Source information:
Predicted 3D model of a 1379-nucleotide RNA (small-subunit ribosomal RNA) from an uncultured prokaryote. The coordinates come from a structure-prediction model, not an experiment, and the mean pLDDT is 85. The sequence is in RNAcentral, with records from ENA.

RNA sequence: UUGAACGCUGGCGGUAUGCUUAACACAUGCAAGUCGAACGGUAACAGGAGAGAGCUUGCUCUCUUGCUGACGAGUGGCGGACGGGUGAGUAACGCGUAGGAAUCUGCCUAGUAGUGGGGGACAACUCGGAGAAAUCCGAGCUAAUACCGCAUACGCCCUACGGGGGAAAGCAGGGGAUCUUCGGACCUUGCGCUAUUAGAUGAGCCUGCGUUGGAUUAGCUAGUUGGUAAGGUAAUGGCUUACCAAGGCGACGAUCCAUAGCUGGUCUGAGAGGACGAUCAGCCACACUGGGACUGAGACACGGCCCAGACUCCUACGGGAGGCAGCAGUGGGGAAUAUUGGACAAUGGGCGCAAGCCUGAUCCAGCAAUACCGCGUGUGUGAAGAAGGCCUGCGGGUUGUAAAGCACUUUCAAUUGUGAAGAAAAGCCUGAAAUUAAUACUUUCGGGUCUUGACGUUAACUUUAGAAGAAGCACCGGCUAACUCUGUGCCAGCAGCCGCGGUAAUACAGAGGGUGCGAGCGUUAAUCGGAAUUACUGGGCGUAAAGGGCACGUAGGUGGUUGGAUAAGUCAACUGUGAAAGCCCUGGGCUUAACCUGGGAAUGGCAUUCGAAACUGUCAGACUAGAGUAUGGUAGAGGAUAGUGGAAUUUCCGGUGUAGCGGCGAAAUGCGUAGAGAUCGGAAGGAAACAUCCAGUGGCGAAGGCGCCUCACUGGACCAAUACUGACGCUGAGGAGCGAAAGCGUGGGGAGCAAACGGGAUUAGAUACCCCGGUAGUCCACGCCGUAAACGAUGUCAACUAGACGUUGGGCUCAUAAAAGAGCUUAGUGUCGCAGCUAACGCAUUAAGUUGACCGCCUGGGGAGUACGUUCGCAAGGAUGAAACUCAAAGUAAUUGACGGGGGCCCGCACAAGCGGUGGAGCAUGUGGUUUAAUUCGAUGCAACGCGAAGAACCUUACCUGGCCUUGACAUCCUGUGAACUUUCUAGAGAUAGAUUGGUGCCUUCGGGAGCACAGUGACAGGUGCUGCAUGGCUGUCGUCAGCUCGUGUCGUGAGAUGUUGGGUUAAGUCCCGCAACGAGCGCAACCCCUAUCCUUAGUUGCCAGCACGUAAUGGUGGGAACUCUAGGGAGACUGCCGGUGAUAAACCGGAGGAAGGUGGGGAUGACGUCAAGUCAUCAUGGCCCUUAUGGCCAGGGCUACACACGUGCUACAAUGGCCGGUACAGAGGGUUGCCAACCCGCGAGGGGGAGCUAAUCCCAGAAAGCCGGUCGUAGUCCGGAUUGGAGUCUGCAACUCGACUCCAUGAAGUCGGAAUCGCUAGUAAUCGCGAAUCAGAAUGUCGCGGUGAAUACGUUCCCGGGCCUUGUACACACCGCC
Repeated sequence: UUGAACGCUGGCGGUAUGCUUAACACAUGCAAGUCGAACGGUAACAGGAGAGAGCUUGCUCUCUUGCUGACGAGUGGCGGACGGGUGAGUAACGCGUAGGAAUCUGCCUAGUAGUGGGGGACAACUCGGAGAAAUCCGAGCUAAUACCGCAUACGCCCUACGGGGGAAAGCAGGGGAUCUUCGGACCUUGCGCUAUUAGAUGAGCCUGCGUUGGAUUAGCUAGUUGGUAAGGUAAUGGCUUACCAAGGCGACGAUCCAUAGCUGGUCUGAGAGGACGAUCAGCCACACUGGGACUGAGACACGGCCCAGACUCCUACGGGAGGCAGCAGUGGGGAAUAUUGGACAAUGGGCGCAAGCCUGAUCCAGCAAUACCGCGUGUGUGAAGAAGGCCUGCGGGUUGUAAAGCACUUUCAAUUGUGAAGAAAAGCCUGAAAUUAAUACUUUCGGGUCUUGACGUUAACUUUAGAAGAAGCACCGGCUAACUCUGUGCCAGCAGCCGCGGUAAUACAGAGGGUGCGAGCGUUAAUCGGAAUUACUGGGCGUAAAGGGCACGUAGGUGGUUGGAUAAGUCAACUGUGAAAGCCCUGGGCUUAACCUGGGAAUGGCAUUCGAAACUGUCAGACUAGAGUAUGGUAGAGGAUAGUGGAAUUUCCGGUGUAGCGGCGAAAUGCGUAGAGAUCGGAAGGAAACAUCCAGUGGCGAAGGCGCCUCACUGGACCAAUACUGACGCUGAGGAGCGAAAGCGUGGGGAGCAAACGGGAUUAGAUACCCCGGUAGUCCACGCCGUAAACGAUGUCAACUAGACGUUGGGCUCAUAAAAGAGCUUAGUGUCGCAGCUAACGCAUUAAGUUGACCGCCUGGGGAGUACGUUCGCAAGGAUGAAACUCAAAGUAAUUGACGGGGGCCCGCACAAGCGGUGGAGCAUGUGGUUUAAUUCGAUGCAACGCGAAGAACCUUACCUGGCCUUGACAUCCUGUGAACUUUCUAGAGAUAGAUUGGUGCCUUCGGGAGCACAGUGACAGGUGCUGCAUGGCUGUCGUCAGCUCGUGUCGUGAGAUGUUGGGUUAAGUCCCGCAACGAGCGCAACCCCUAUCCUUAGUUGCCAGCACGUAAUGGUGGGAACUCUAGGGAGACUGCCGGUGAUAAACCGGAGGAAGGUGGGGAUGACGUCAAGUCAUCAUGGCCCUUAUGGCCAGGGCUACACACGUGCUACAAUGGCCGGUACAGAGGGUUGCCAACCCGCGAGGGGGAGCUAAUCCCAGAAAGCCGGUCGUAGUCCGGAUUGGAGUCUGCAACUCGACUCCAUGAAGUCGGAAUCGCUAGUAAUCGCGAAUCAGAAUGUCGCGGUGAAUACGUUCCCGGGCCUUGUACACACCGCC
C1' cells in the first nucleotide's frame, strides 16, 4: 500500500468501490426500436355522422360509415455495426509512438446540376389445404418514397481518344388570380430524392522503433523469397493462380516451448528502478464451441441467418426451440464480492416535421466499516485523595479528578414545522426580421403566459426534551512505546527473529496497572521499500562465492600523431505531436476534508526544418614515439631426432671361503650346508636414471614442464647501432591447438621401484603405518583421455606513481698489466620498504596502488558439480548443469583464553639418590555395602573415609517402638486468681495424676506497682522438615603459586594490545638495564610472635659463686645479686666490608669478622579469581511445607548390627631384641565440683588417710629410650599378644545390650608382606617417653612437649603439578572439547 479475507467489536454522515475463483451452467422479467408527414388499410380504443330499438325526451344499447384522433398485423424507410459486457485467445503491426500512400465513408456541412414521362408485380387481405407445434403450400385481388424500363447528362465513369455508358420519388403546410372531372392542376415554403465536387467524421492498409521468460529449444522455411502475367479487393500486396529464378530468416537469438490482452496509468521508491494493468479513459479481441457467407455506407454481426458439434428444453416421436462474458437474479466453485428496486426529471443515443415513443446507457435509491474523509460518545469544577480492586518494605502506594456531588452545554441521533438548487426547454399568445406575389405558412431573435423532479419524509433552517442513545481492539523480554501479583512447573502453552517454560516466569494463563491506535483494532495473504542482497545510477573475484590450465586466433569491442572534407553519432534553435482523466502548482465550490471544478506547468519521447563542427565515426592524404622487418652479437636443463659414455643395482658363470645372512623399536616371514652372505674375475640386460660435485630464493619455456656428453635440425628472448614499412595494434564469445600424473587401445620391453595381492609382525581388532616378497604400471612407438591445491589459490595488454640491498644476461664509462672493482643503462629474477590500497592478514614499479581497453567468473550453507536431457570418449569418465526438500547459518581475517602424545626457559620431596612405612597378620577406628522397627543426618577423586564428633551406657539424640500434651518445653500482649517456694505419701516404666506439710514475701504518695506461679482466650509459638542450584557468613582447593589489575598516554576500524614483552638476576612481576610508555593499586618482601647471642633493669615462689650457720642429706637458714633462670627494655645481620665474575648495573661466588650470613630456623599472614566445591544439622535468612503434629514430654531400644570391600592407625613378627635387677638426665602443661603428698592395707587395679596448694612455693610426677650387670641363643621361642574362662577395682541413678582398668589362667594369626602406593632434605626422618583439651567414666585419635638422633641429593632425560614466552587450533560448558 490493497477490488482483499478472517477474528473481536460497532454511533452518524459524505465520497468512492464491490465474482480477482468456473470464458461453469442458467429458471423468470426487462436490456432496440421508431416513422400513418412513404403505402394498402382498420383487428383494438375513442370521437363524429347516419339508421334502428328501449323509453324516464336526453340517456342507454345495437348496426352502418376510415369521416377524425389514432393504430394490431403487413409492404416500405432509417436504426439493430452505437451504447452495454468480458479478457478466453493473441508474443502479433495486437498495442504504444512517429510517419506513409494505393482507398472507402450512411446521417452532417458547403457548392453545382436536376427531380420529365411510363410499366408490370408481390405482401397484407379473401378462399382452400398440410402439420401436435414451429411453420409451410396452392389459387385470387391491391397500394407505395417497394421494383423495372424510356427520356435527359453540367459535372461523373470507361476509352483504342474515334466514341461509348449511366439517375431520380415523392410527401406535408399555406395560397391571391387563372383552369378544373372539384379529387386537384398551378404558385410558394419546408422536408425528401438523383448525379457530382469538396470538407468533416469514421474506417481499412503499409512502415521505422519499443514491447515477458527459457539455448537442458540451433537451425527454420515450399506460396516458402523474389519476378512476370492474370484474377480478386474499396484499396496496395503471394491475397489467389500459372510460369520463371532459388531464394528468405537466424547467435543483434530464427524456429520451438511456457506465460500474458496492450496503453494512459496504479502502488512503492530520494531517484534510477521494481511490481501490477480493478474502478475511469483509448485501442484490440471475443459473444455456447468450430466454420461460413448474406444484407448493408459500415458486420463476416452479443439479444441476425446457414451448417457441424456438445449441452438443455418441448413433442402426438414424424419433428422443432435455445444461447445472461447486457441489468437484476439462481445453482455451482470459492477465504471472498450487493437488489429479480425507482425513473426517463437531468445528460446522451435511435426513429420521427413535431408532439412523442424506446433506452437495466444513464441518473438515483437499497445492501456491505470494503476503502478514504469528517463528526460525536460531553465540558468545567470537584481531596474526605470515598468505597471497591490491585500491590505493599504494613508506613503506605496506585487506580485517581477518575467516580460521586455541584454548575453548564446540546453537535450527531430522536422529535415539530419550514424548505432551496438540480428546469434548460417544448407548448400557447404576441412583436420584429428573413423567405415569398403574399400582411398566409415556415424559420430566427425578443416579451408574456402555462406547465415538467425518479431521488424526496432531499440538502439546509427551526421547535421540544434530556448527559440523556453512542468504545473497542491489540500489545507491555529485546527489536518496540508500555510492569507488577497470582497460578502453572520443559507440563499446559507462546513465538515475526533472537528465544521463553525444568518451583520465586515483566516472554505461558488470569488479574491490577500501563502503552498504542481508535469506530475501529489485530491476524493472514500479496507488492515495493529498507536490500549497494543482480550494483545503469551503485558491488565484487590473493585468503570470504568468484580468473577460464595455457597460448593462437574468427566475429565483436576498442584503438597513436597531424591538417582537410563530411555531418551518421553529438550539441543548439524552430515547428508538429505527445487524447482526456490522473500526478504537481495555483484559483474556485460543497460549514471543513475526502470529493468536484477553472487555469497553468509537466509529459525526460518521436518526427520535420535550419544551423555548429570541438570530440567519436566515415572519406581521401601525411607522420613515426606503438607494432614489425633487416644487420651484428649474447646467454640458456627451450623443443625434437640420432649416436656415444661411465659408475651403480640385479641376474648368470667361475674362483676363494664357511655358517650364517637379512631385517626391526623388538622380532618373524624370507635366503642359506643342494654352500648363502662376504670377496675376486668375467658376462648379460634394462637404453631405466644421468645419483654425488657443478647446483644457486640460478637459467629457459605460453602453460604443462625441462638437468651426463656429441653432431646436424628448430622455436623464442635479450643487447647495441643504424636503415626500412607506416597504426599494420590490443583483447578475444564461438573455434581449432598444446596440456603433469593416473588411466585406456595395439605392439614391444621389463634392471630397479611398486598400486592390487601373498606372507610375517604390531594391535582389542589392523582390510594400515613397519618387515619379506610381488603383478599391472613406470620405459619405447603410435593412437586416445583432457583432468589436478593445472597455485602467485592473483586473466591479458598499456601508461603513470619514493627508494634500499642482492642476483642472472647484454652494453657504455672510469680504473687495471690482467682480473677483482666503482658508476650509468637495459632485460629478467628475489628480499625489504614509503605513499596508496585492504575486513584484516598483507600487497607495494614483477601492485592487491592510480587509470584505460577487452574477455572469463560470483550472488547464503547443504542437496550437488548430483539427477534428467544433450554432447565428447573404446571405456573410465569429461563438458554443460537443475529442482524438490532442508538449515539459520556456512565462511574469512584477526583477538583473548584454554588445550597439544608442539617448542624454549624455570620451579616444587615432582622424579632421581636415600631412610622409614602402607598394601600381607591381629586389633582399634571411619566409610561403603548388607541387615534392621531404627541401625538419625551430613561429608564422596586429589580437596569424603581416627571427617562434623575436643570423647553415643541414660542424657547427648536429631532415629525406632510404645505411652502422654495441645497457646504448648521457650517469647510478647490481654483477663482472672494466687506470694514464690517447699515437706511427706500413694498409683504408674516414667511423663503425669491424686492427697498432704510449712510458708503469706518486696516497694508504695495506700490508688497501686515490680517479680514469680497457675488458669482462660486468641494473635502466635515451635520444626535438626525441603531447597547450599534462591542466599549471608564461614571454610576447603589450585597455592604462600607469583601472579591479578587500574589511570593517563600511544597503537589498532574493532575485539584488544602496550605497560606486564626483551637481556640479565631472584625464593619472588625480587631488583637492574633497555623499551611508547609513564605511574599506581591488590599480592611478594618487610613491619608482628616464638627461637638462637649479648647487654641492661628487676630479684620471689626461682638461683647459690664467694662469706657464715646447720643437717644423715637437701638454698634448709643468715645473707648475696655474680651465674642459671624468669620477663620488661635494648643491641645485633644490612650483601655492611674484602677479592673475583658480571654491562662499570642488579646480582652471584669465595672470604673475613661474628652466637648467627645472605628471606638464620619456625609461625601467623592466603591477591584477582576457579570448582553453581562444602555447610539451610553451628548461626542467620527468602520461598515452600506441618500446626491435637513433621511441634512438645517420657520409658525402653538404636546410632555399638556383620557373608563382605576400602581408607587411616596401633601392636608385632624379634637378639641394634625380650625379660630381671640397679642407675641418670627433660620440656611443656594442668589443678578447688580440683590436683592430691607423707604414712598404712592390697600381688595389682585400688582403698584408707589427710598435710600442702587458687600454684616459678604444693600436687599430678616414677620420664622413657639411655647406661651398668645378668639371663635367653634363632625356636612360632622367655618373640607376639589376639581370643576365651575365672576373680576383682573404679566411675556413675544404672556398666545386660554397650565402659575402662587389675590379677590368675588361656596363648590365635603373624617368621618383614604381590601388583601397587605414602611420608621425609636437619635438630628433619626414624625412635623414646611426657602433658593437655573434651570428660562422671571411657584414646591406638587429635593438639602440644622435650630426649636420642641419621642417610642422601650426580642431576632435570622421564612421571605429576605449576609459572613465563612462543607456535598450531575446526576448542570457548574451553581436550572429561569437538567430530